[in-house]
Context: one part of a larger RNA
This record gives sequence, structure tokens and C1' cells, in this order.
RNA sequence: UGACGGGGGUCCGCACAAGCGGUGGAGCAUGUGGUUUAAUUCGACGAUACGCGAGGAACCUUACCUAGGCUAGAAUGUGAGCGCUGACCAGUGAAAGCUGGUUUUCCUUCGGGACGCGAAACAAGGUGCUGCAUGGUUGUCGUCAGCUCGUGCCGUGAGGUGUUGGGUUAAGUCCCGCAACGAGCGCAACCCUUGUCUUCAGUUGCCAGCAUGUAAUGAUGGGGACUCUGAAGAGACUGCCGGCGUAAGCCGCGAGGAAGGUGGGGAUGACGUCAAAUCAUCAUGGCCUUUAUGCCUAGGGCUACACACGUGCUACAAUGGCGGAUACAGCGGGUAGCGAAGGGGAGACCUGGAGCCAAUCCUCAAAAGUCCGUCCCAGUUCAGAUUGGAGUCUGGAACUCGACUCCAUGAAGGUGGAAUCGCUAGUAAUCGCGCAUCAGCCAAGGCGCGGUGAAUACGUUCCCGGACCUUGUACA
Repeated sequence: UGACGGGGGUCCGCACAAGCGGUGGAGCAUGUGGUUUAAUUCGACGAUACGCGAGGAACCUUACCUAGGCUAGAAUGUGAGCGCUGACCAGUGAAAGCUGGUUUUCCUUCGGGACGCGAAACAAGGUGCUGCAUGGUUGUCGUCAGCUCGUGCCGUGAGGUGUUGGGUUAAGUCCCGCAACGAGCGCAACCCUUGUCUUCAGUUGCCAGCAUGUAAUGAUGGGGACUCUGAAGAGACUGCCGGCGUAAGCCGCGAGGAAGGUGGGGAUGACGUCAAAUCAUCAUGGCCUUUAUGCCUAGGGCUACACACGUGCUACAAUGGCGGAUACAGCGGGUAGCGAAGGGGAGACCUGGAGCCAAUCCUCAAAAGUCCGUCCCAGUUCAGAUUGGAGUCUGGAACUCGACUCCAUGAAGGUGGAAUCGCUAGUAAUCGCGCAUCAGCCAAGGCGCGGUGAAUACGUUCCCGGACCUUGUACA
């Protein structure tokens, strides 16, 4: 100087408390461990691994296993030489490949070139090892308020001071004081988005007023008022008022205002810590391999199953289930695509093909909600696992191993032990919708979007994590 303390002081955080909803029990989905296996490819392991890399494992992917093949090799460049090597056929085979045969491609300045074969050779290849040789990227402490420097001063020196102190703040934020005076990286602001208004612009969007038309509809003339779209501005600064205070600032059911003291959300992550993670995104040193640890192909495996754990979904019901009727979104996506009306089917779906490269057309039904009816507390008209049968769709192919539909079947489950998680407001809870990946889909995952919409916070004694000052130390 740090680090540590079941030392002290001050302060903060869904850290506790106060509340609401879960997990832990059940079934299923998914990841992991273990076990099994020819293989169940590899990585990730407290917080910071475990719906993680993977934003799509039937083949492919694919790195694993078995079997069959190739050896300058699957790709690219140089390349002596051969060209008739481009195309087709046959045999064998699971294919890859191997063997055999037929014919003789295009341009030409007639030199050759395109294209193909091809000896030797130079460059190959490796998801092989080392993340404890590395770059780059990332997690975490932590969006915590810290981390430093120049000059000066103090100290033999390590180092200190500044950065401590008194206040204040979300903040090393600001004020006052001070052997310090300044400065840098962080904080904040500048950026995006959302909430209000103004101006400009009105098509594909809108329709108040004026007309036209219809069973009805901005459908038509037209209009820019309104909604909206999208560009430029305004607006919030403790600016004003009152109180407290030297000041910074704090308090106010104070005014004004759509918004009030950082308005809400996002992007943004200082010096560093964990020899943290990644050699399997990529790049790369070294090592290893070269008729194989490389490459091609078929089939299998990554989907196994006594069990254990994590993360989720669905439930256990009446604030509910079922039947009928009916209302209101937003973000998005669409040409190898979205696919309307109409028709068929009980349904998945089929047919059909209008319109749309989209504020125009389609996806599009929002669901919870509301109204009416029914069930009457039961393993039930709850719950839907499992299994049998019949189908639909994608795809070359759904056996291992797809999703969906219908009929039948109807398991566990009556709110879950010790323990444990999230959340402070348009949040939790709850309801549906969209997208990426994608032929299809194991999505109940991830990322977004809107609808309905709470309760509670006395307080900081305690648990956890963190910041500053101080103290002890046999630790570095």
C1' cells in the first nucleotide's frame, strides 16, 4: 500500500422486511449428470454451466460409429505431356467408386485457346492437442462510482498528499474548507425511442362539412379540419413562488404545465479481477498426423433409460369447464412468397385462383372480455398423459426419428416437506398475436408486440452483495 475480520462508523441495492405470483409434489417438454452403447461427436460446471454454443439433428447438417472406397487427394493456382475426352451407353454396386464400350464439342488471327485427362513436384488437408503460448470476441463484479496522471509539497524509502474533512447528490454530483493547483478515463449530457403541442406535406392513410350512389361499405366527386403517417421545431431549466440553508441543495395535495425535479425505456460498461470462457465462428505460434487423425459414400448414432438435478409448459377446477352469440389491438412478414371470395370435407386439409414486390392485396380469427344457456363440488361435463384405429401435409424418403386432424381410451394429479426464485407500476399477474431459423418440425424455447391490470414498502435490527472513512493483523 492492499486484502481480510463472527472490529467500528456512514450509505446503497427487490438485500431483508411488507405484499403478489411461483419453483420444490404430478404428467409432459427440454438441457445436464450418470449409466448404457459400435457410436450415444464436442464444448460450457458456484454465483458467472445445465430451453447454454444450437435463431430448427429424419437424409444433409455431422464433427461420432459400422461398412465400402480414394491417395497430390473434395476446392484453387503453376504444370512437362496427352488431347478424340464434351456427351452417351453397358456391367457391377447400397451409393461412392471401379471396369468396359460408342461417338467425336465450341471459338480460331490456324500460333493456339475454352474444356477435359494427367506423371513428377511446389503450395494441400485436419471440428487433431495446447484458451496455462496468443489475437479477436464474451461473461462477471457493475451502470457499482470509482481508477489515475502532470507539476508542487511531505517522507531515507515503499509511498502519501490531491481523492481526506463538513454538507449534498443517483453519481469523485456539486458547494465550502484545506499544501495543494490543475488535468485525463469513468458519472452526467450529446444519440435512439416514448409521452404534449406547433409548422410543413397529404397517398395507398383519414372523412367534419358539401354533394352523388348503395341493401350496406370513403364506394365516387371532393376536402386537409380530425385520426394517422414522417420531416423540422417548441417544450422541463429547481426557470418562478414560499420555507430552511453561508452555499451546494432540500421540502411544498405551491403555481403554471401533456410532462417536475435523471419524466419512462434503450444504446452506452472506466482502471482492473476471476492464468474466468472460447484453438469447434474466425485468425494464429508450437506440437502431432500425411495410402490417414485427410477425403467420398450408404446405413446407424447425436432421440438410448434403473435413476438424480436445473429450466419450462399443462393442470389439480365454479373468479371455473362446455355450447351459442358478440366487441376492441399492436409489432411484424410476404414473389421458388402471402394467398382472398366461392366450392368439397366432421376436421387436419384439398380445390380454386382474385389481388399484392404491398399505409393499396393477403397473413387477420385477436384472446382474455361481454351476453345467454348448461354443469352442482364429484377424480367430475376438472385434468389431459398414455395407448389402439383411421387420416392430412411436407419431403426422394416420416421404421429407428416429424408435425397436425378425427374417433376411441382416459393415467398421475384434490395446491405440493425441508428449502428456494421473480417482481416497486402500465411493473407483477394474466390473455392472445407476430417474427427469426425453416421443405417440414419435435417452439411448451428465444426475441418482440399489444389487451386487461393489482397489492405492498413501518423501516434498515438481521441475511446477501457493494461503496467510502477508520481500526487490528503473525496474510501478500

A computed fold for a 476-nucleotide part of an RNA from a metagenome, annotated as small-subunit ribosomal RNA, 3' major domain. The RNAcentral record of the full RNA draws on SILVA. It matches the Rfam family "Bacterial small subunit ribosomal RNA". Its family is annotated with structural constituent of ribosome and ribosome in the Gene Ontology. Its mean pLDDT, the model's own confidence on a scale to 100, is 82.